About this RNA:
A computed fold for a 261-nucleotide part of an RNA from a Phycisphaerae bacterium, annotated as large-subunit ribosomal RNA, domain VI.
[in-house]
Context: one part of a larger RNA
This record gives sequence, structure tokens and C1' cells, in this order.
RNA sequence: AAACUUGAGAGGGUAUCUCUUUAGUACGAGAGGAUUAGGAGGUACGUGCCUCUGGUGUACCAGCUGUCCCGCUCGGGGCAACGCUGGGUAGCUACGCACGGAAAGGAUAACCGCUGAAUGCAUCUAAGCGGGAAGCCUUCCUCGAGAUAAAGUUUCGAUGUAACCUUGUGUUACAGAAGGCCCCUAGAAGACGACUAGGUCGAUAGGCGGGAGGUGUAAGCACAGAGAUGUGUUAAGCUGACCCGUACUAAUGGCCAAUCA
Repeated sequence: AAACUUGAGAGGGUAUCUCUUUAGUACGAGAGGAUUAGGAGGUACGUGCCUCUGGUGUACCAGCUGUCCCGCUCGGGGCAACGCUGGGUAGCUACGCACGGAAAGGAUAACCGCUGAAUGCAUCUAAGCGGGAAGCCUUCCUCGAGAUAAAGUUUCGAUGUAACCUUGUGUUACAGAAGGCCCCUAGAAGACGACUAGGUCGAUAGGCGGGAGGUGUAAGCACAGAGAUGUGUUAAGCUGACCCGUACUAAUGGCCAAUCA
């Protein structure tokens, strides 16, 4: 100096219901109706997540109206709450999905005991020894070495040169290791710091190529129709955040730092 730990301590959690078998059994004249043990499914709460079902999705797609503009047609653009309407990727989400409270150990409370005197008996207690709770301490989850008693393990590291005089385990200057910082490209990280991924020995972001997903068959042309319009080319065209790839663009450059007892 880097990585990984220990765990003093702190916080959280501990829930509850119904059905079912035992069993219409024990009990009870009957009516009624269990303890116990096992099984199943919920409710609320908590944590995480976005495959599914939905929501949102103002840089995605389509439809529609009014008006202004691109000289006009066509095709488009601006504005009108994102102009309105119908959908919708990523992300974020709940109404969605998954999981959790279990089991166990120790010391105990009330209480139940063993042995046993004081008190030749008796007595759980006076000496001594047990059992015993959703409660206590652990176990489970999170944070956690400013825990100033400031911990541990592993690994990495380099000293060299010069000057000075007071000649010392001296002082000063320069270079500089492991590593780190500023800076830059970014992020499922984030108020800012921080954290994480990268900085050409490079896929970090943008661009580009391909794909997924979305929308729903573009424009132009041709054909049909008097026309509105329809059909074909065309499951087209367009496409934000998603996935894979690709150095085309941008990651320039600079600094700190042990040398000791």
C1' cells in the first nucleotide's frame, strides 16, 4: 500500500386466521363437543424482483381536427395541455412474481419436583440437584475497527545520487517503488462527495452494422374505380433507453507517494 476477514457494539424480525385428519373420538343423560399430534390454504406485515398480468412511458409508431408555413398538387413541418385519439420498448412500478417468521441451544418466571435438615416426623430450600414460557441471552437478517484497547490474515514495494559541516543512526535537495489521486469516457451508482466499469496493451460512451421488442403494411410507382377510395409492390416503412458486434469519434494530459524505531 492493496485485497479479504474477525465481530465489540447497534438495529430489525418473532404475527395471525381458516379448513382438514386424529374424531363426531375422549367427555357428556342429551344438546353439544375437545386436549394432543399431523397436513393444507389464507390474511396482514416485511424483503427482493419485473418472466407473467397491469400502470406509466412529454425524444417510439400510427390515426384525426383546426390553422400558419414549405410557391401550388402530393408529401411534410410548427402551434393548439404530449393538440386530441389508439397502441407501446427500456426503466420505474403494484394490482403482479418469489421468499420470510421455522427448527434448535442456554439461563429463567409463575409453577411442578428430587434429596434434605433446622423441628428424630413432615417439608421443593436453609446447603445441594432437576423440569419449566410467544418472554430473556443466542441461533436468523442488516450495519459494523473513530471497537482511540483504533484488531487480524495474505500479498506487493527500492532505494539511489548530490551538496553541506556541527562527522551524526546528521541535515537538505533531486529522482522515484508498490499503489493512489486530479483529469477524461460512462453507469442498472448517485443531491454533492462517494461507489462501480473503463481510459488505446481499450468495447467506457456516442456513431455505425445486425438483432430483439414496438407500431402496423411508408413514400413513389402501377392497376381498378366517375370519384371517395381500394389493391399490388409490402408482415412494409419507421423505430428512445434493450442484446450482440465493430475503434469511425471521444477517453488528451498531469501529479502525489515509504526511505523509519
Its Rfam family is "Bacterial large subunit ribosomal RNA". Its Rfam clan is "LSU clan". The sequence was found in a public genome assembly.